Description
The RNA shown here (Bacterial RNase P class A) has 346 nucleotides and comes from a Pseudomonadota bacterium. The coordinates come from a structure-prediction model, not an experiment, and the mean pLDDT is 77. The organism belongs to Pseudomonadota, within Bacteria. A source record names the gene rnpB. The model forms 95% of the base pairs in the Rfam consensus.

[in-house]
Order: sequence, then structure tokens, then C1' cells
RNA sequence: GAAGCCUGCCAGGCCGCCGCUGGCGCAAGUCCCGAAAGGGCGCGCUGGAGGAACGUCCGGACUGCACAGGACAGCGUAGGAGUUAACGACUCUCCACCGUGAGGUGAGGAUCAGAGCAACAGAGACGAGUCCCUUGGAACCAUCCGCCCCGGCGGCAGGAGCCUUGGGGGUGAAACGGGCAAUCUCUACGCGCAGCAACACCAAGUAGGCCAGCGUUGAUGUGGUUCCGCAGAGCUGGCGGGUAGGUGGCACCGAGCCAUGUGGGUGACCCAUGGCCAAGAUGAAUGGCGGUCACGUCGGGGGCAACCCCGACGCACAGAAUCCGGCGUAUCGGCAGACUUCACGA
Repeated sequence: GAAGCCUGCCAGGCCGCCGCUGGCGCAAGUCCCGAAAGGGCGCGCUGGAGGAACGUCCGGACUGCACAGGACAGCGUAGGAGUUAACGACUCUCCACCGUGAGGUGAGGAUCAGAGCAACAGAGACGAGUCCCUUGGAACCAUCCGCCCCGGCGGCAGGAGCCUUGGGGGUGAAACGGGCAAUCUCUACGCGCAGCAACACCAAGUAGGCCAGCGUUGAUGUGGUUCCGCAGAGCUGGCGGGUAGGUGGCACCGAGCCAUGUGGGUGACCCAUGGCCAAGAUGAAUGGCGGUCACGUCGGGGGCAACCCCGACGCACAGAAUCCGGCGUAUCGGCAGACUUCACGA
């Protein structure tokens, strides 16, 4: 210097004008919306997206329901040790594989409980089986030879099949011996179910429920007006549950954030000390315009060069919705540190 590998970090800055939204303080009207509950309107100060707010994959907090204990079913996890509130996350380490290496990946319990599965090739693939050669065996066939009472017996070599606890060949990753548990299964361990649209409170109209009083000896409604008609079985008051709507939950003193430490630990992480309080909407705020400075690319000009000037374009992925810890995915560009390989120089 080039290429790579791992870890951590940033992710535009400043100014002006106009808005949106939370909090606090002051002010507050016989104000506005609403039946109510509740909400809103003025002025000042002040807070206002992210490293992933995303996917909602895993784990928790929180809330409601259920719950004596245990088992079955179901789901999940799987070398060892640790971290943590917890985890399938993370760390260290063993082993296997990949890489020259820094390093990366691992779905790494069990196939002497049982089942299932295996492309192509091959005769045969999980049931054992016999394609070829060979070993051994019994019977058969015809030829030749020998014997005897012409049909049998015996023998050398031969033939095509049959049997075979033998040996070899061939196919294949694997051929009665193994593999796969990323197939069921077994073993060990874990898990009650649902989710902030949880849940709690306030609380219309309509319908329905319950209670009390009055009522066919005429309540009540209605037309005229102090009396007469008509209709007539309900009327009045109270209570309670739920819905619409509203408020809380919910902006958090917290598994909180930041800094420091010849603190402990290989490390994840823990400890000590000091400081800080940091968005909270609900048809859903966190924005728009202008200027300027950065940054990148391209073009032009100047300069030996580093670089400088002018112009144009670009400046990612994305956006809170109860909160937190992880994982995964997206991302213009940039910074820092450790390490590896190669090349060159001394």
C1' cells in the first nucleotide's frame, strides 16, 4: 500500500419566518361543545422519533380469568459451564465442518425400546436375498468301456437343471451390517389461558328487568270548560346491569439513562461513586418555506502537486401508539479501534 475480518459509533449542523402537539405556571368568563361524565378556548416558559421507532419471531413487566396436588395430551428447548428479571438471546469453552489466515457456521442428548425411510445403479435396499464364477452333494440324460441270465449293474470323462451355514466377483454411500432422530419416537428440562381492542372507573337514549305507590269504586290521555263527553289499562317514582360516549391505565424513580474507576471477571456481565429525569397522540403532533455551511457525484477552469474556484444534481432506510430485553430485516454515506493475508522498502 492492497485485499479482508471482527467490534464499537455517527447518521447532517446553524439562523429566520409560519404552523402542530405534550407539560408547567399565570389568568380565567353566569364563555363554548356535551343530557351527564368530561373536554376545549388566552398569555408566558419549556419538551417533542429511531438505530432500527419496522417485522411482531422469542422472552419478560403489567392486567384479567382460572388454579389442592399429580398425570396425560399439546407446544418448545437440547455438548459443557456461565450471564440475565427472563429467553429459543448473549458469553466463554469442547467437538465437527469451511477458510492460507484473522475468523465463520453448527437443527452437536439417544438408532442395544419400537416404527419408518434411502434417488441412481444393481438379481436383490431394510424384508433379507442368490445374477455370475467357484466348493461340496444327491438323482437324471445320452455316448464310450467292462461284467452277466439282452435287460440291468459298475466306471472314466461330459451335459442341462436342483440343493448348499463354504469362498470369490459385480452394483452402490450402504448388501444381516451400518446410516438418517432437519420422520415418528424415547430421554431430560420448561410452559395455565388470554392480551392495553388487557383491565378499572364515570355514564345517555332506546329496549328489557326488579321494587314501591295509585288504578275498571275509572288512574291516565284528550275535546270543549268547573261540569259534560270520548278513548281507556295502565300511570308515577325509585333501583340495578350493560351499550354509545368519556376518563384512567399512559409517559413512569425505572430490570432507567450518562460519565468515571491500575474495582471484579477471559467474557457476556456485575460492583462502587457522581450526575440526569428524557415525546406521549388517538381521523393519531414531532412539520413546511427560505438562507447558509458541511458531505458525495459529475462537468468546466486554475495549479508540478497537495489542493482551490464556479455550476448542476444528490443527501439513505424509515417513522413512536402500554413499556422493557433480545433476534431478524432495510439502510446514501462516514468515523474509530483490534487483528489477518499478500506485495514492496529498510